[in-house]
């Protein structure tokens, strides 16, 4: 903006447009134009009129019931339709258009005049209709349009006829309208609500029953079976989930219901208080000449806004429906088309088959290869053409109507009209419609998530708590299958994911179908109202139940089963279902209802019993504290230890008396009594309950059980206002203790505790276990209280009942554990539960005088919280045991000096590692140069391997620069081997590559330390547990031992213990050199002969095993003691280290994944460095002296080394050492004099004749070189230091302690390591303590395992929320005002066709004017609720700060 209700001229007056057709008239191109008449005609604008605009279409505001569904029911209406009956006579005024004149800008109004009807009003007539007082009264109607023969009439026409209308009436049928039951969301933090409310009698009113509405009386209706209020919501058929109940939904399709810019009305009509009608008020838009108008898309389309989100101003009315209309026909955004949108479902398509050289290409890779992969491969070969394209052909959907015949009916009638049927003609939006045929050709046509588990799919690189992922667990800190990206899979496939949301899994609100001792839950406990359940028998009813029949249970949907689209989707025919209601006829078991009875539940009466059941009185000792009075002197109390405190003014002690007040020792007891709370000297008086008898002594006769509201007791504490106070004892002074004590412990002390009275109504008021019943089980064994029977020798046993305990079968629990006193197995009723926190909180209501209690939440946060059992570990738990663990000794460390190592610092470097035990004389068995990694200079396929074109021996000598690596040069040499291919050795472009003591010991092999040489650690099978797990492996002895023995649901094994290996202690063999010498011989000298008897060497073997004896022990194991023996209970030492823990130690031994460098982080090189030096720390080593030191003399060892080597003899030198050169590859020779020991001497307590740093002077050695920076030697110098603070280490016997020697390493160098001998003590009661372990057992909130774990305040950030002076808005009561249109009532104000009239009027209507009702408006006071608010309470969640309350006897349970 256009379109979505119009149509009828066959109601009507007509004539504004258009057409034809007849007339007239004009023009001329003489067959055309144009221009006038005729409503006669076709069609007709407006207009009367009659029907439709109540349908159809649309979105769901309102609405918890004036609504929807079922199922009924009476006091109604019904236009069009059908059916029937009866009629359609006969008059009248009129008012629109219209003309005329006026007002306004427009909308549009106004005046006068004219005129028609199926438009209005009267007469008449009334089968039937309505009223009625039964006498009788009232009430209608319209004509049109086609045809007609005679006879009427000028004509129109009468008139017949048909076909429609009209009128009245009764039925039908549709559709409306009202009543009634049932049913239909959440909230009690909404308990009361109602005055037209509940009825009645009378009246109005409507189509109808009715407080619908009015007067009037009554005072009454609804509510715990949820009134009322408040918050959501349009209901159904049905949708989606689900076995199934159920839930959550109500888009499309059907029914109903409301709404129509908001909110109020009425009119008109058969229907409406009316989506494209009308009036009022408000909002708002828009016109406007400012006076005033117009409008209402939640109809089709479109716009614009808003949203996370939604389409085109399409086509036709071809079919089917609907209005109108005789009809043709109009109309028709309803409907039918096809447009957009993968928004769903369903079909199809993008080829199909061979083809291995298993190609390149991209990925991996353990470098061989794999896979992508016969795959879309290409290429070749064979086929195939759906679909899309291009051509052609081509259905249904169409069948009415119309026009002609024909048969029939109707009629007086062959006209018309109506049915049937024949022929003709014609009508498609979709529509290049479905199909169909032909062509051409793999041709045009695949994505989208995902690959950590759930959950189908793996690998690379990149990145390195970043970048990002995540539906939950969670990935990611350099090797990420988890993040990107890529290869390769996986999965769905014209789709695939995401997100939002609904049902299932969720037996996770549990009806089907959960629970309540500890996990979340039993009211702290009686009584009792509703309301829920109820004993036996017997009639009866027939609500409840159960059959049948009937009738609803719209259709669509689902569900069967048949058809049609080539198949599905889908579209259609038919059962079936719809679990419901409702009527009705029947059964009577059993619940209910009535009657009649019954005694076994309950109760009452009788006798008897126990008892801390309650309330009142009164009364008693003990003890405790006070006071008084005596004796009586210095402390007392108190504690881990103290103090504070009492006391010389006489305490404490002790004796006499006296007062007060609480509370009642023994008995006393898993003993009584109560409902529970609770009760405890004793007498009184009141009072409540229990139990016994007895399947039988009377009576009642179902009186029961159980309890929502309710109401009542109900410990301590606690409040009020009294009294009373003797002890105890919060708060509160004090003293202590500690860092700090606001605590624990101590003094003192007040409320409180008692006693009357009223309150309160918090408890782990706990068996954490409602209450009742019925029994059943297996059940049974054992105590104890109260009774009763029986037997009986008067001890006591049976049986029985009502308590009270403790073990235990069945069952049953998640398990622990429960079991006649259930938590077994059933009934009934009744509270409470529904992840942690937030919170038993907030707000609001209800109590209370206050404290506070009762009822009770969100929001936001977490992915947990919890219960019970397991293994561990760990306790300021406990048993048992053991170690130089600690005690009992001895010598040390820590103080000095030095050495060495390590931190710091320092520097160019001061190279890296090692860091509690278990680093720090550690890697380092030996840093001057090397080593050496580190500073600093050069060098670039390289110092080294491997291929390698070329060239050559090779290799040695020499020259110049340079710190020197290295550059540049001379000279000298011309080779061995051979299988004749070559090979050895040097050089050497270029390019593969070397080369890293670079990083990662948290990627890793290997090694190694630690707990520990501690005695554990595990399996198989069996058995027991739902399982984690348990048992063995634990117990009772024993042991160094899990080492044995015993016993045992356990029987065996394994890896460790021991042993079997070395060595060392004793004998015996065999063998004697280079060992060895007892007899012989001979020597200085085991030298030499001669001997192997002994010493010794080394090979073999004996030896000990608790074997023997006595005890103990359990008849074992084993333990104590003897004896023998060289050794005695593993003879001493060594090696040998179980499962395992420290992400222990090492990428710098070594290998080695990865990453990193490539004229360097690789390679030479000299010369510095590791060696520095304020200072700590560790390991040593000398001392500090007389058991010493100096000096001089004299004995004795083992076990090593040794040819680039130890090196004798002798000679030199104070020594270091230097010369010599003998032996010796070693039981020969040699390092090599051992030292402490001992014997004589000397010093006499001193910083010394101790101790030796340190410095200076001299010198050896080794070495290419001792300046930084080596060892000795000699002279000389003589520091500190007189025994070592706190605190700490080794060591249990050939041990500690002292003493020397010796070898790796190494050119030279040690106090360090590793070895070897000599000489040699002390002390162990004994296990309370510390440390460290091993077994059992026990608490745990621990599992990164106590270096755990975890609470409160504070401060800061940040979320939600509570209170707040209050402010803004919603909804809404109650009282007032006000009062538009509209209805109704009222009215002598004005008007005024139809009828009546006596003509003056009346009836009747309109207009105004009022009265009621009411919208909207306002005033006033409340009420709810939502925002919002300085402040300001508490909560959540973060990284920090103080303590350390809880978890273990958590250090005070």
């Nucleotide at each position: 903006u256009g379109c979505a209700a119009a149509g009828c001229g066959a109601a009507c007056g007509g004539a504004a447009a258009c057409g034809a057709u007849g007339g007239a008239g004009a023009g001329c191109c003489u067959g055309c134009u144009c221009u006038c008449c005729a409503g006669g005609c076709g069609a007709c604008g407006a207009g009367c009129g009659g029907c439709g605009g109540a349908c159809g279409g649309g979105g769901g505001a309102g609405u918890a019931a004036u609504a929807c569904a079922u199922a009924g029911g009476a006091a109604c209406c019904u236009g069009c339709c059908u059916g029937a009956u009866a009629g359609u006579g006969g008059g009248g005024g009129a008012c629109a258009a219209c003309a005329u004149g006026a007002g306004g800008a427009a909308a549009c109004u106004c005046a006068u005049g004219c005129u028609a009807a199926u438009a209005c009003c009267g007469c008449a007539u009334a089968c039937g209709u309505c009223c009625u007082a039964c006498g009788g009264g009232a009430g209608a109607a319209a004509g049109u349009g086609g045809g007609g023969g005679a006879a009427c009439u000028c004509g129109a026409g009468a008139c017949c006829u048909c076909a429609u209308g009209c009128u009245a009436u009764c039925a039908g049928a549709u559709g409306a309208g009202c009543c009634u039951a049932u049913g239909u969301u959440a909230g009690a933090u909404u308990a009361g609500c109602u005055a037209g409310u509940u009825g009645g009698c009378g009246g109005g009113g409507u189509a109808a029953a009715a407080g619908c509405c009015c007067a009037c009386c009554a005072a009454g209706g609804c509510g715990a079976c949820g009134a009322u209020c408040u918050a959501u919501a349009g209901c159904u058929g049905g949708u989606u989930u689900g076995a199934g109940a159920g839930a959550a939904c109500g888009a499309u399709c059907a029914g109903c219901c409301a709404c129509a810019c908001u909110g109020g009305g009425a009119c008109u009509g058969a229907g409406a208080c009316a989506c494209g009608g009308c009036c009022c008020a408000g909002a708002c838009u828009c016109c406007u000449a400012c006076g005033g108008g117009a409008g209402g898309c939640a109809g089709c389309a479109g716009g614009a806004g808003g949203u996370a989100a939604g389409a085109g101003g399409g086509c036709a009315c071809a079919a089917g429906g609907g209005g109108c209309g005789a009809a043709a026909g109009c109309c028709u955004g309803a409907g039918g088309c096809a447009g957009c949108a993968a928004u769903g479902c369903c079909g199809c398509g993008u080829g199909u088959g061979u083809g291995a050289a298993g190609a390149a290409g991209g990925c991996c890779u353990u470098c061989g290869g794999g896979g992508u992969g016969u795959a879309a491969a290409a290429a070749g070969c064979a086929c195939u053409u759906u679909c899309a394209g291009u051509a052609g052909g081509g259905a249904g959907g169409a069948a009415a109507a119309g026009u002609u015949g024909a048969u029939g009916g109707u009629u007086a009638a062959u006209a018309a009209c109506c049915a049937u049927u024949g022929a003709c003609c014609c009508u498609g939006a979709c529509g290049u419609u479905a199909c169909c045929u032909a062509c051409a050709g793999a041709a045009g046509a695949a994505g989208c998530a995902c690959c950590g588990g759930c959950u189908a799919a793996c690998u690379c690189c990149g990145u390195g708590c970043c970048a990002g992922c995540a539906g939950c667990c969670g990935c990611g800190g350099u090797a990420a299958u988890a993040c990107g990206g890529a290869g390769g899979g996986u999965g769905c496939a014209a789709g695939c994911g995401u997100u939002a949301a609904u049902c299932g899994g969720a037996a996770u609100u549990a009806c089907u179908g959960g629970g309540c001792g500890u996990a979340a839950a039993g009211c702290g406990c009686g009584c009792g109202u509703a309301g829920g359940c109820g004993g036996u028998u017997a009639a009866u009813u027939a609500a409840g139940u159960c059959a049948g029949a009937u009738g609803u249970g719209a259709a669509a949907g689902c569900c069967c089963u048949g058809g049609g689209c080539u198949c599905a989707a889908c579209c259609u025919g038919g059962g079936a279902a719809c679990u419901g209601c409702a009527u009705u006829u029947g059964a009577a078991a059993c619940u209910g209802g009535u009657u009649a009875a019954c005694u076994a539940g309950a109760g009452u009466g009788u006798g008897g019993u126990a008892g801390a059941g309650g309330a009142g009185a009164g009364u008693g000792g003990a003890a405790u504290u006070u006071c008084a009075g005596g004796u009586g002197u210095a402390g007392c109390g108190g504690u881990g230890a103290a103090a504070u405190g009492c006391g010389u003014a006489g305490a404490g002690a002790u004796c006499u008396g006296a007062a007060g007040g609480a509370a009642c020792a023994c008995c006393a007891g898993u003993g009584g009594c109560g409902a529970a709370g609770g009760c405890g000297g004793c007498u009184c008086u009141c009072u409540g309950g229990a139990c016994c008898a007895a399947a039988a002594c009377a009576c009642u006769g179902a009186c029961g059980c159980g309890g929502a509201g309710g109401g009542g007791c109900g410990a301590a504490a606690g409040c009020g206002g009294g009294g009373u106070g003797a002890g105890c004892a919060a708060a509160c002074g004090u003293g202590a203790u500690g860092a700090g004590a606001g605590a624990c412990c101590c003094c003192g002390u007040u409320a409180g505790u008692c006693c009357a009275c009223g309150c309160c109504g918090g408890a782990a008021a706990c068996g954490a276990g409602g209450u009742c019943a019925a029994c059943a089980c297996u059940a049974a064994c054992u105590g104890u209280u109260g009774g009763a029977c029986g037997g009986g020798u008067u001890a006591c046993c049976g049986u029985u009942u009502a308590g009270u305990g403790g073990u235990g079968c069945a069952g049953c629990u998640a398990a622990c554990g429960c079991a006649a006193u259930a938590a077994g197995u059933u009934g009934a009723c009744c509270g409470c539960c529904u992840g942690g926190g937030g919170a038993g909180u907030a707000c609001g209501g209800c109590c209370g005088c206050a404290a506070g209690g009762c009822u009770a939440a969100a929001a936001c946060u977490c992915a947990a919280a919890u219960g019970a059992a397991u293994u561990g570990a760990c306790g300021g738990g406990g048993g048992c045991c053991c170690g130089c663990a600690c005690a009992a000794g001895c010598g040390g460390u820590g103080g000095a000096g030095c050495a060495u190592g390590u931190g710091c610092u320092u520097u160019a470097a001061u190279u890296c590692g090692a860091u509690g035990c278990a680093a720090c004389g550690c890697g380092a068995a030996g840093a001057a140069c090397c080593u050496u990694a580190c500073c600093g200079c050069c060098c670039u396929u390289g110092a080294c391997a491997u291929u390698g074109a070329u060239a050559g021996a090779a290799u040695c000598c020499u020259g110049u620069a340079g710190a020197g690596a290295u550059a540049c040069g001379g000279g000298a040499g011309u080779g061995c081997c051979u299988u004749c291919g070559g090979g050895c050795c040097u050089u050497g472009a270029a390019a593969a590559c070397a080369g890293g003591u670079g990083c990662u010991g948290c990627a890793u092999g290997g090694c190694u330390g630690u707990c520990g040489u501690c005695a554990g650690c595990u399996c198989g099978u069996g058995u027991c547990g739902u399982g984690a797990g348990a048992u063995g492996u634990u117990g009772g002895g024993u042991u160094a031992a899990g080492u044995c023995c015993c016993g045992c649901a356990a029987c065996g094994a394994g890896c460790g213990c021991a042993a079997c290996c070395c060595u060392u202690g004793u004998c015996c063999u065999u063998a004697g050199u280079u060992g060895c010498c007892a007899u012989c011989a001979u020597u200085u000298a085991g030298u030499u002969g001669g001997g192997c008897a002994c010493u010794c060497u080394a090979g073999g073997g004996a030896g000990a095993c608790u074997g023997c004896c006595g005890g103990u022990g359990a008849c074992a194991a084993a333990c104590c003691g003897g004896a023998g023996g060289a050794a005695g209970g593993u003879g001493g030492g060594g090696a040998c280290g179980a499962c395992g823990u420290c992400a222990a130690g090492u990428c710098a031994u070594c290998a080695u994944g990865g990453c990193c460098c490539u004229u360097a982080u690789g390679g030479g090189c000299a010369g510095g460095g590791c060696u520095a030096c304020a200072c700590a720390c560790g390991u040593g080593c000398u001392a500090c002296a007389a058991u010493g030191g100096c000096c001089g003399g004299u004995a004795c060892a083992g076990a090593g080394g040794g040819u680039u080597g130890c090196c004798a003899a002798c000679c030199c030198g104070c020594g270091a050492g230097g010369g010599g050169g003998a032996g010796c590859u070693a039981a020969u020779c040699u390092c090599a004099g051992a030292a402490a020991a001992c014997c004589g001497g000397u010093c006499u307590c001193a910083g010394u004749u101790c101790g030796g740093a340190u410095u200076g002077g001299a010198g050896u050695c080794u070495g290419c070189a001792a300046c930084u920076c080596g060892a000795c030697u000699c002279c000389a110098u003589g520091a500190a230091g007189u025994u070592g603070g706190a605190a700490u280490c080794g060591c249990u016997a050939g041990u500690a302690a002292u003493c020397g020697c010796g070898u790796a390493u190494c050119a030279g160098c040690g106090u360090g390591a590793c070895g070897c001998g000599g000489u040699g003590a002390a002390u162990a009661c004994g296990u309370u303590c510390c440390c460290g372990g091993g077994c059992c057992u026990u608490g745990u909130a621990c599992a990164c395992a106590c270096c755990g774990c975890c609470c409160g305040u504070c401060a800061c950030a940040c979320c939600a929320u509570g209170g707040g002076a209050g402010u803004g808005g919603g909804c809404u009561g109650c009282a007032c005002c006000a009062g538009a249109a509209g209805u109704a009532g009222g009215u002598u104000g004005c008007u005024u066709a139809a009828c009546c009239u006596u003509c003056g009027g009346g009836a009747g209507a309109g207009c105004g004017c009022u009265u009621a009702c009411c919208a909207c408006g306002g005033u006033g006071u409340g009420g709810u609720u939502c925002a919002u608010g300085a402040c300001u309470g508490g909560g959540g969640u973060g990284a920090a700060u103080c303590g350390u309350a809880a978890c273990a006897a958590g250090g005070u349970a």
Source information: RNAcentral holds the sequence, with entries from ENA. The RNA shown here (small-subunit ribosomal RNA) has 1453 nucleotides and comes from an uncultured prokaryote. Its Rfam family is "Bacterial small subunit ribosomal RNA". The prediction has a mean pLDDT of 83.